[in-house]
RNA sequence: GUGGUUGAUUGGGCAGUCGCUGGGUUACCAGAGGAAAGUCCGGGCUCCAUAUAGCAGGGUGCCAGGUAACGCCUGGGCAGUGUGAACUGAUGGAAAGUGCCACAGAAAAUAAACCGCCUAUUGAUUGGGUAAGGGUGAAAUGGUGUGGUAAGAGCGCACCGCAUACUGGGUAAUCAGUAUGGCAGGGUAAACCCCACCUGGAGCAAGAUCAAGCAAGGUAGUGUUGCUAGCACAUAUCCUGGGUAGAUCGCUUGAGCCAUUUAGUGAUAAAUGGCCUAGAUAAAUGGCUGCACAAGACAGAACCCGGCUUAUAGGUUAACCACCCCA
Numbered sequence: 001g002u003g004g005u006u007g008a009u010u011g012g013g014c015a016g017u018c019g020c021u022g023g024g025u026u027a028c029c030a031g032a033g034g035a036a037a038g039u040c041c042g043g044g045c046u047c048c049a050u051a052u053a054g055c056a057g058g059g060u061g062c063c064a065g066g067u068a069a070c071g072c073c074u075g076g077g078c079a080g081u082g083u084g085a086a087c088u089g090a091u092g093g094a095a096a097g098u099g100c101c102a103c104a105g106a107a108a109a110u111a112a113a114c115c116g117c118c119u120a121u122u123g124a125u126u127g128g129g130u131a132a133g134g135g136u137g138a139a140a141u142g143g144u145g146u147g148g149u150a151a152g153a154g155c156g157c158a159c160c161g162c163a164u165a166c167u168g169g170g171u172a173a174u175c176a177g178u179a180u181g182g183c184a185g186g187g188u189a190a191a192c193c194c195c196a197c198c199u200g201g202a203g204c205a206a207g208a209u210c211a212a213g214c215a216a217g218g219u220a221g222u223g224u225u226g227c228u229a230g231c232a233c234a235u236a237u238c239c240u241g242g243g244u245a246g247a248u249c250g251c252u253u254g255a256g257c258c259a260u261u262u263a264g265u266g267a268u269a270a271a272u273g274g275c276c277u278a279g280a281u282a283a284a285u286g287g288c289u290g291c292a293c294a295a296g297a298c299a300g301a302a303c304c305c306g307g308c309u310u311a312u313a314g315g316u317u318a319a320c321c322a323c324c325c326c327a
Base pairs, nucleotide, nucleotide: 001323002322003321004320005319006318007317008316009315010314013291014290015289016288017287018286020031021030022029023028033298037309038308040307041306042305043304044303045203046202047201048200052229053228054227055226057199058198059197060196061195062076063075064074065073066072077091078089079088080087081086092194093193097192098191099188100187101186114134115133116130117129118128119127120126142160143159144158145157146156147155161183162181163180164179165178166177167176168175169174207249208248209247210246216240217239218238221233222232223231256275257274258273259272260271261270262269263268
């Protein structure tokens, strides 16, 4: 210098003028996001409700930490991709059982022999042996080499692989070493299943209070996933139908944010100090002008918070990797 990998941050600012919402006696103060989006997870909160047990159902799936919790985050193990920085993983079990592996192929498990090799008197037919070589296929019954054999084959041997046991490092997942064993069809559980752990339901249109108004008919059992038991209620509940219907709370001070120090590889935790930053309800933050700039992308809160996923013009910045050149 070029190309790449990973992370952080910003995504409009200042001034004037007219206007909107909340707070305040006034002066004045504040007023959409990094994802507000998706509604995919986890909770806080409210009610069932005095609320228990079991089954079913659902979720997660290597180990150790973090967190209010999680299917999230951090750090490791193992496997795969890449020269590498890094990235990805729906990452427990196939010796509990069942199922599936199309077509091709002799044969994909109740295994089996197409070509080939050897052999019988063998030139042919027929028979016996074989699975080393070839073919088919995503995958062919451990792999490479060597000895042996009629020709071969773990048939023997060496190494690798696999299984079991022991030792050592590590909290662990696992890693390394040693010994024994010729050792058996392979894959698939984002198939059923087995194992381990977790798990009430509904939701701010939850719910609470005030105001207005309330005919009639039917049902005997009802109670917030389903079933069973228990418990409670039954002037209930549910269905059809008529009438009335406005306001207040919930509603924003929080598992809150920022900075520093300490501990930790890290996620994070603790201490100290500082800050208060929308609460609309047919839905508020807009219009115009000027200046500077590098630019205006994706896009608008509706109970709140922690994550994940998706979209994103342009700008700023840090570390690392590969290649080239110069000193």
A computed fold for a 327-nucleotide RNA from Candidatus Synchoanobacter obligatus, annotated as Bacterial RNase P class A. The prediction has a mean pLDDT of 79. Its Rfam family is "Bacterial RNase P class A". It is annotated as a ribozyme. Of the family's consensus pairs, 97% are formed in the model.